A computed fold for a 72-nucleotide RNA from a Thermoprotei archaeon, annotated as transfer RNA. The prediction has a mean pLDDT of 85. NCBI's taxonomy places the organism under Archaea, Thermoproteati, Thermoproteota, Thermoprotei.

[in-house]
RNA sequence: CGGCCGGUAGUUCAGCGGUAGAAUGCCCGCUUGGCAUGCGGGAGGUCGCGGGUUCGAGUCCCGCCCGGUCCA
Numbered sequence: 001c002g003g004c005c006g007g008u009a010g011u012u013c014a015g016c017g018g019u020a021g022a023a024u025g026c027c028c029g030c031u032u033g034g035c036a037u038g039c040g041g042g043a044g045g046u047c048g049c050g051g052g053u054u055c056g057a058g059u060c061c062c063g064c065c066c067g068g069u070c071c072a
Stems, first nucleotide, its partner, number of pairs: 002070006010024004018055001026042005048064005
C1' cells in the first nucleotide's frame, strides 16, 4: 500500500429505510430501625467526520479519520 471487521448513552452492546433501545452505572422515590438487596420512576445520544440516493438514512452508496485483524 491492499483485503476484511468494527466505531450508536459514562461503560458493554442491540437496532430488515419509517418515534434510537437493552443491560449496567448515575439521580429521585418506595421498601428497612439503618445499609445492602428488591421494586417503581427519571436524566443522559451532533448514531466517528463530510457528501450522495430517497418523501424519509443509525441502516444503502462514495470519500476520509480512528481501532482491530489478514496478506505483502